[in-house]
RNA sequence: GGGGACGUAGCUCAGCUGGGAGAGCGACGCGAUGGCAUUGCGUAGGUCAGGGGUUCGAUCCCCCUCGUCUCCA
Numbered sequence: 001g002g003g004g005a006c007g008u009a010g011c012u013c014a015g016c017u018g019g020g021a022g023a024g025c026g027a028c029g030c031g032a033u034g035g036c037a038u039u040g041c042g043u044a045g046g047u048c049a050g051g052g053g054u055u056c057g058a059u060c061c062c063c064c065u066c067g068u069c070u071c072c073a
Stems, first nucleotide, its partner, number of pairs: 001072007010025004019056001027043006049065005
């Protein structure tokens, strides 16, 4: 330098054929217990890596950039 994969909550990751942004763990609150552990219920937490484009509408499609991993040289 060229090819490919990946980037979504604090962490690990889903997200189908373009229309609701989610799960587990963690945090916080409440209940059960005399208390802890544990468990049940609930709440908060997101510029979907960044920018632009297409579209009525983009995590998803197109282009550029950044980062990580990998292959070729």
Molecule: transfer RNA
Organism: Sphingomonas jatrophae